The prediction has a mean pLDDT of 82.
Transfer RNA from a marine sediment metagenome, 74 nucleotides, folded computationally.
The RNAcentral record of the sequence draws on MGnify.

RNA sequence: GCCCCCGUAGUCUAGCCUGGAUAGGAUGUGAGCUUGCGGAGCUUGAGACCUGGGUUCGAAUCCCAGCGGGGGCG
Repeated sequence: GCCCCCGUAGUCUAGCCUGGAUAGGAUGUGAGCUUGCGGAGCUUGAGACCUGGGUUCGAAUCCCAGCGGGGGCG
């Protein structure tokens, strides 16, 4: 330098190909209940689409550029 893959809560992950209703789950975490106590159980709350631009009525999803990570070739 060229090619391929990946980027979503603190952590892990589904959704992306085939655009659509409040972005789902696990774990962790705040509050409450329960309990002799509790790290167990129950209820409930907060928390995420790497950045910018484009297409579209509508973008996590499609297109372009960039950034970051991984792999391959030279």